[in-house]
RNA sequence: GGGGCUGUGGCUCAGUGGCAGAGCACCUGCUUGGCAAGCAGAAGGUUCCAUGUUCAAUCCCUGGCAUCCCCA
Numbered sequence: 001g002g003g004g005c006u007g008u009g010g011c012u013c014a015g016u017g018g019c020a021g022a023g024c025a026c027c028u029g030c031u032u033g034g035c036a037a038g039c040a041g042a043a044g045g046u047u048c049c050a051u052g053u054u055c056a057a058u059c060c061c062u063g064g065c066a067u068c069c070c071c072a
Stems, first nucleotide, its partner, number of pairs: 001071004006066002010024004018055001027041004048064003052060001
């Protein structure tokens, strides 16, 4: 330099053109003599950035940025 993958709560990941979810973690409560486990609830997201298409974009197009892989 060229090609490709990935980018979504604190972490690991789903998701499909129509209000963004799960597990774990954190917080509160119940339970216990106390802790853990369990149960219930709550909080936490400008979906990497910009642009285009569309009535509507996390999703589709284009260009960037970052991580990783391959080739040179």